[in-house]
SAM riboswitch aptamer (S box leader), 105 nucleotides, folded computationally. Its Rfam family is "SAM riboswitch aptamer (S box leader)". From the family's description: The SAM riboswitch is found upstream of a number of genes which code for proteins involved in methionine or cysteine biosynthesis in Gram-positive bacteria.
RNA sequence: AACUUAUCCAGAGAGGUGUAGGGACUGGCCCAUUGAUACCUCAGCAACCAGCCUUUGGCACGGUGCUAAAUCCAGAAGACAGUUUUACUGUCUGGAAGAUAAGGA
Numbered sequence: 001a002a003c004u005u006a007u008c009c010a011g012a013g014a015g016g017u018g019u020a021g022g023g024a025c026u027g028g029c030c031c032a033u034u035g036a037u038a039c040c041u042c043a044g045c046a047a048c049c050a051g052c053c054u055u056u057g058g059c060a061c062g063g064u065g066c067u068a069a070a071u072c073c074a075g076a077a078g079a080c081a082g083u084u085u086u087a088c089u090g091u092c093u094g095g096a097a098g099a100u101a102a103g104g105a
Stems, first nucleotide, its partner, number of pairs: 003103006013042005021031003025075004043067003048063002051059003071097001077093007
């Protein structure tokens, strides 16, 4: 790396460095020279692991993670509904892909 399990409509930003792209991919839609993304510092959120407690729960000093937008929305399939009907749109279901944690050989 592959694989397994759980979660993903909640929550949480300032300063510094630095410069042109960034939001995984594709399409859309956004963010960005009023300086984004990234990195560093500090702060915060959360409670997966560990720890502690008065253990259906609570705490938040440790290990991760996270701090624009629901994983920003959709993606291949099915069901239902509508329409201007071999198509399009909407809703729902359960997926794919991705992210994070804990395992794992």